[in-house]
A computed fold for a 74-nucleotide RNA from an uncultured Clostridia bacterium, annotated as transfer RNA. It matches the Rfam family "tRNA". The sequence was found in a public genome assembly.
RNA sequence: CGCGGGAUAGAGCAGUCCGGAAGCUCGUUGGGCUCAUAACCCAAAGGUCGUUGGUUCAAAUCCAACUCCCGCAA
Numbered sequence: 001c002g003c004g005g006g007a008u009a010g011a012g013c014a015g016u017c018c019g020g021a022a023g024c025u026c027g028u029u030g031g032g033c034u035c036a037u038a039a040c041c042c043a044a045a046g047g048u049c050g051u052u053g054g055u056u057c058a059a060a061u062c063c064a065a066c067u068c069c070c071g072c073a074a
Stems, first nucleotide, its partner, number of pairs: 002072006010026004020057001028044005050066005
């Protein structure tokens, strides 16, 4: 250099196939419960969906280039 997969909240992951605008678990914060802590219950915050551009009324999703990670081959 060639081929394949991946990048989404603090962590781990769905959602992409088939475009209609972001969700789960854990964690964090507040409240409840308890003599108290854990557990349990309720609520909230936290995301320019790797970057840039293109297509579209509309892009995490389609297209192109680039960056980084993993693997295959050499």